[in-house]
RNA sequence: ACAACGGAGAGUACGAUACCGGCUCAGAACGAACGCUGGCGGCGUGGAUUAGGCAUGCAAGUCGAACGGACUUCGGGGCAACCCGAGGUCAGUGGCGAAAGGGUGAGUAACACGUGGGUAACCUGCCCCGAGGUUGGGAAUAACGUCUGGAAACGGACGCUAAUACCGAAUGGGAAUGCCAUCUCGCAUGGGGCGGCAUUCAAAGGCGCAAGUCGCCACGGGAGGGGCCCGCGGCCUAUUAGCUUGUUGGUGGGGUAAUGGCUCACCAAGGCGACGAUGGGUAGCCGGUCUGAGAGGAUGGUCGGCCACACUGGGACUGAGACACUGCCCAGACGCCUACGGGCGGCUGCAGUCGAGGAUAUUUGGCAAUGGGGGAAACCCUGACCAUGCGACGCCGCGUGGAGGAUGACGGCCUUCGGGUUGUAAACUCCUUUUCAGGGGGAAGAAUAAAUCCGGGAGGCAAUGCCCGGACGAUGACGGUACCCCUGGAAGAAGCCACGGCUAACUCUGUGCCAGCAGCCGCGGUAAGACAGAGGUGGCGAGCGUUACCCGGAUUCACUGGGCGUAAAGGGUGCGUAGGCGGUUGUGCAUGUCGUCGGUGAAAUCUCCCUGCUCAACGGGGAGAGGUCCGGCGAAACUGCGCAGCUGGAGGGCCGGAGAGGGAAGCGGAACUUCCGGAGUAGCGGUGAAAUGCGUAGAUACCGGAAGGUACCUCGAUAGCGAAGGCAGCUUCCUGGCCGGUUCCUGACGCUGAGGCACGAAAGCGUGGGGAGCAAACCGGAUUAGAUACCCGGGUAGUCCACGCCCUAAACGAUGCCGACUAGGUGUUGGUCUCGCAAAUGCUGGACCAGUGCCGCAGCUAACGCGUUAAGUCGGCCGCCUGGGGUGUACGGCCGCAAGGUUGAAACUCAAGGGAAUUGACGGGGGCCCGCACAAGCGGUGGAGCACGUGGUUCAAUUCGAUGGUAAGCGAAGAACCUUACCAGGGCUUGACAUGCACGUAGUAAAGACCCGAAAGGGCGAUGAGCACUUGUAGAAAUACAGGAGCAGCGUGCACAGGUGCUGCAUGGCUGUCGUCAGCUCGUGCCGUGGGGCGUCGGGUUAAGUCCCAUAACGAGCGCAACCCCUACUCCCAGUUGCCAUCAGUCUGCUGGGCACUCUGGGGGAACUGCCGGCGAAUAGCCGGAGGAGGGAGGGGAUGAUGUCAAGUCAGCAUGGCCCUUAUGUCCUGGGCGACACACGUGCUACAAUGGACGGUACAAAGGGUCGCCAACCCGCAAGGGGGAGCCAAUCCCAGAAAGCCGUCCUCAGUUCGGAUUGAGGUCUGCAACCCGACCUCAUGAAGCUGGAAUCGCUAGUAAUCGCGGAUCAGCCAUGCCGCGGUGAAUACGUACUCGGGCCUUGUACACACCGCCCGUCACACCAACCGAGCAGGAGUGGCUCGAAGUCCCGCAAGGGGCGAAGGCCGCUUUUGUGAGAGGGGUGAAGUCGUAACAAGGUAGCCGUACCGGAAGGUGCGGCUGGAUCACCUCCUUU
Repeated sequence: ACAACGGAGAGUACGAUACCGGCUCAGAACGAACGCUGGCGGCGUGGAUUAGGCAUGCAAGUCGAACGGACUUCGGGGCAACCCGAGGUCAGUGGCGAAAGGGUGAGUAACACGUGGGUAACCUGCCCCGAGGUUGGGAAUAACGUCUGGAAACGGACGCUAAUACCGAAUGGGAAUGCCAUCUCGCAUGGGGCGGCAUUCAAAGGCGCAAGUCGCCACGGGAGGGGCCCGCGGCCUAUUAGCUUGUUGGUGGGGUAAUGGCUCACCAAGGCGACGAUGGGUAGCCGGUCUGAGAGGAUGGUCGGCCACACUGGGACUGAGACACUGCCCAGACGCCUACGGGCGGCUGCAGUCGAGGAUAUUUGGCAAUGGGGGAAACCCUGACCAUGCGACGCCGCGUGGAGGAUGACGGCCUUCGGGUUGUAAACUCCUUUUCAGGGGGAAGAAUAAAUCCGGGAGGCAAUGCCCGGACGAUGACGGUACCCCUGGAAGAAGCCACGGCUAACUCUGUGCCAGCAGCCGCGGUAAGACAGAGGUGGCGAGCGUUACCCGGAUUCACUGGGCGUAAAGGGUGCGUAGGCGGUUGUGCAUGUCGUCGGUGAAAUCUCCCUGCUCAACGGGGAGAGGUCCGGCGAAACUGCGCAGCUGGAGGGCCGGAGAGGGAAGCGGAACUUCCGGAGUAGCGGUGAAAUGCGUAGAUACCGGAAGGUACCUCGAUAGCGAAGGCAGCUUCCUGGCCGGUUCCUGACGCUGAGGCACGAAAGCGUGGGGAGCAAACCGGAUUAGAUACCCGGGUAGUCCACGCCCUAAACGAUGCCGACUAGGUGUUGGUCUCGCAAAUGCUGGACCAGUGCCGCAGCUAACGCGUUAAGUCGGCCGCCUGGGGUGUACGGCCGCAAGGUUGAAACUCAAGGGAAUUGACGGGGGCCCGCACAAGCGGUGGAGCACGUGGUUCAAUUCGAUGGUAAGCGAAGAACCUUACCAGGGCUUGACAUGCACGUAGUAAAGACCCGAAAGGGCGAUGAGCACUUGUAGAAAUACAGGAGCAGCGUGCACAGGUGCUGCAUGGCUGUCGUCAGCUCGUGCCGUGGGGCGUCGGGUUAAGUCCCAUAACGAGCGCAACCCCUACUCCCAGUUGCCAUCAGUCUGCUGGGCACUCUGGGGGAACUGCCGGCGAAUAGCCGGAGGAGGGAGGGGAUGAUGUCAAGUCAGCAUGGCCCUUAUGUCCUGGGCGACACACGUGCUACAAUGGACGGUACAAAGGGUCGCCAACCCGCAAGGGGGAGCCAAUCCCAGAAAGCCGUCCUCAGUUCGGAUUGAGGUCUGCAACCCGACCUCAUGAAGCUGGAAUCGCUAGUAAUCGCGGAUCAGCCAUGCCGCGGUGAAUACGUACUCGGGCCUUGUACACACCGCCCGUCACACCAACCGAGCAGGAGUGGCUCGAAGUCCCGCAAGGGGCGAAGGCCGCUUUUGUGAGAGGGGUGAAGUCGUAACAAGGUAGCCGUACCGGAAGGUGCGGCUGGAUCACCUCCUUU
């Protein structure tokens, strides 16, 4: 340089945020399985579980050219028995093979495997090369024959026989062993060669006429195969820490192919281990495979290499090779046969079967090919192998058609009813035929077979043997298969999963926290894109999903590549062992390191290139890649090692210094308690308040004296010392460390530090002292619902001393130790130097070193914060962490007298848990400030009677809604019928009401009559129409008559109406409330990773986020205010229905007249802190004053920000969805909404003399009135009746205002108060006053004498009090509501408290936001684990016993002895199951008791320890701040 390769995240905690952190998902993969589905082919692959048991067949034989024989075919001889020759088959003897091939993974943590070496310590049949030999004898034995045992398996006795079977003998080139001599080599032992001597040791023959060929014996070498040894490498566990007696070594014997303790005797006492021995658990190892960017992680099925095993255990034999898968012996378990005497068996070979399991195939064909065994060969054998079958199990390829086709068909689904979508999809037209079906053709895989022939070669006398080449040449399981051709016709061929987010794809219906879904978060409680179905859509496709497991994502064990102040994590502290790490110069070596070369890293796999099957999968060829590997040579910077130096690290010497450093002894004063004495009297003490307690037997308080024990005021500090814990009166003695100065000495002597050792607050323990005060436990007194507490009175351990234990703390800077480096500023402690003053002590300033605080740059940090005393930048070493709970628990070990400490899990369970910071909300936190919030006042409610509303109860129904504040004289501003929604009964069904369509309709609609009926409704007959168009006739026309088709009405039918039925938690609209509170936001900018902050905070000020000042903010919006209405003063205009000063008339503004005044109603003015003074830095503004009708918003109203309460209303209206349809619609009669033991709310009237009654008399405002208000006048005691004028109203009417004022009576009484209740009689409205109206008259005359706890309204024309009007309305249950005016107060010191609110700040474990959160016992259910008298089993191990086969030894033998598997007995270890019971733990919508924690959580909390208590917990002692609040001190920052 080219090329190649190459790393993605998301969901989930929180109101939100950025972090720590776990859980989960998307990917790839698989010997898979399961569900649904399934057209074809190729290549692969398929018992992973019970190394569980196996029926049946097959899987190792072969050789007659090693041997004797048996049987047999053919030919010959013979009468025949039989004999000879050629051939075939066969059991046996013999040879080779059977140790290969094939299977499996149990065991094995091992030199088993991998890799690299060693063997001078070895073996090797068949094969190859070389060079020799093969002589001559002998004795047996199967088969066979005879007899015989046994059911069988299988034998026994006697007799015969052969060999390439067996045994002597000969020969000895040669080999082995011993000795001698010699040469040579090597890393030690030692190896190799040559020569001599001694001893020992060989052989087999077959075939062939022969040549020859195949064998045989001994030797040397080779190839290939094996044995043994070694370095290095690869699992978990230390809750396994010590293991070992053939053990470690030596000498000697034995044994082996061979080394070796392999084995034995003797000797020595060694060997292994924290670099993990021993033990336990798990596991065949590797090439590779999967994943991954890689480093790694996981894995070891198919194929290949190695190992191990063959029913279980033991053992040897044979052999070149075995301790032998289809051999032998013994033992055991299991199975089979049996005549019960005895035998037989081993599929972890191929197929197959049962079992177990979620699960894994044909009892196939063939030796045609490749390979193997035997044979001279033909050939035989071969479940190795090649093929075939089955399985979508995997990978790969192909198809299920292609093109055209819009009215965008039908159907489906949705719909806002218009339409949309399925969808060019289909139909339909044209085309194609891979595949398929039928028919036809048809390979390659197979040639070096044998035999024969030809040519050549070596050798040789020669050749037909042998070797090479050529010719000819039989043989195919698959299979009539691959492939090719013809014919036919779109013909036979699509599913599965998903569609809330992650994650690509949406609607309808059903269901209603049910049924169900779910990988995580989570869906489902009546509109579910999440369940189920459907339509549609997305993804993949002969597959698609699910499940299991592995890797990835997960830098979540971090080598690459993490952390430990507060998130999990620094050991309580030091000393120090091993180990790790180590200043500087020179030199040598070459361990690590680097270079180069050689060897090896099998093949397959992987990558690249080329290539063969049409492609691909698959295969062939070549190249590459792959190890901390082995060896040779080389380099020497770094590391290491050796040697020699250096002084900067470290240590020492000398001179000074500070200190509550440690230990011991002695001494001191104050306080306290007790005792004694004095003096003195009724209390003391204690608390929020009290009581217990002490005291007249004399306390407390005061004085004097004595005794005792503890702790050391002030100094004192933010100070000092120590490794930490910790250390404080004074003096003395002993003693450790540190700092400064000097730069004299040593010369890397250093740093860290697993184990180890020592120290280690308080509490606690043991023994002995001591005991003043204090004080767990305990006892009393209070408090309280309780009070095992907080408070009070007592009080024992203990606290103190000595000695010995314990060993833990929030043992904290929550920050390991050492070193180096990296801005500063300012205090303070110790030392030294120095400037100035100075004779000096000294004082002031500065510098350096060591310590100790604060602030702060860079940098770091999730943030908070840290910041030369690092949490910055680096190096070294140690300790520790890996989600929460379970749990610092259990078990085990170690330690302890005990308490307990230390080490330290798992099951199970959850999707969290946590740190920091943010915004809110909250606090029995703080600051500031408002409000009739309290206080100060006045009047009420709560008591009575009644009215009204509500709850409750009742009822056929008592319709419904409203329910703390913010429901309750509320919806309802009018329930006798109606209203009316409720109940009972009686009716109607296109309907009481709307629109449309179709048909019918003149005796129809309509009105009225009659009958039944309570009415609604039903029935019945007589009378009896209309509108507009058009045709024809008549007529001049108007019009008339006849006909047609319509409208209206009615009837029938269909669409539909109707519903006060449900859902206010599906909604619109409207409303309540916080609150007329002063707040709520935005744009740009700035700060912060972000949530967010600033702005909006601060200082003033205001009713106000009102305004001003200041300011990283500058502006703006919705709110506030103002603009609007009423009212208060005035002016102008206007002057009737209003008014009357002047003029005239008059009883009366009645009339003329007038419009000045009042008034009316239009329009102006006026008030703005404008002016003055003061306060305020200034401003904003505040206070006072002047003027003014009014003064600082003059009074009142309308006006309600962002939002909160799923607040209220589907019954006012509207409206989605659901529900009813001869009824949940509609009509009617009657009833109910008015009930009544009770309870609550709002009112009215009272309880009286500031009153009641009677008589007289005065003054309003605002309203209403024609289906109306109703005057005068008459009647009635009255309600009212009669009457009829006036008024559509500034004209008339309602209409008398009342309190007040004047006068009389009542005189404190249940009354001349009070009026309920009841009786009687009436009036009015209305169809109708029984249920259930109001009013009037007479009579009756209840409770009630000022209202408990508690509670409401009101700050001025207000409260209080007095009357008047109106809406609704026939009337009225109105004492309600909405308005109007009359008379007309008191009080506010003030903001501590109650309630509500605003702003700032603080804490928080709250965020559904304190009506929050949350702890523990108890009760119930379920779950797992621990303990547990024990019981049962597995595995292992020690000792003893017994002792098979076999082997070794002794023996001539018989026999004996040693070792020796299984078994038996006793013990131990480990593990599993089970177990009465017992203790804790976890989980579980609505259980019990309390309230511990979070706010100062109401006693600050927490840690350790001790005691106590139903429980959380309480208390004592010591410690921590991870405590709020207020004050003070110190330091810092700024000036």